[in-house]
RNA sequence: GCCCGUUUAGCUCAGUCGGUAGAGCGUCUGUCUUGUAAACAGAAGGUCUUGAGUUCGAUUCUCAAAGGGGGCA
Numbered sequence: 001g002c003c004c005g006u007u008u009a010g011c012u013c014a015g016u017c018g019g020u021a022g023a024g025c026g027u028c029u030g031u032c033u034u035g036u037a038a039a040c041a042g043a044a045g046g047u048c049u050u051g052a053g054u055u056c057g058a059u060u061c062u063c064a065a066a067g068g069g070g071g072c073a
Stems, first nucleotide, its partner, number of pairs: 001072004006067002010025004019056001027043005049065005
């Protein structure tokens, strides 16, 4: 330099052939316990990397940029 795929909650990841997004772990609160842990119940936490385009409507489709990963030379 070229090509490929990736970016969603604090972390690891689902998701949607376009209709205002979820799980596990973690965090917080409560119950239980002499206390802690475990268990159970509940809660908070997301402008879905950024910009533009298409559309009534975009996390999803198109283009560009950025971050990080892989391959070739």
The RNA shown here (transfer RNA) has 73 nucleotides and comes from a Minisyncoccota bacterium. Its Rfam family is "tRNA". About the family: Transfer RNA (tRNA) molecules are approximately 80 nucleotides in length. The source organism's lineage runs through Bacteria, Bacillati and Minisyncoccota. The coordinates come from a structure-prediction model, not an experiment, and the mean pLDDT is 83.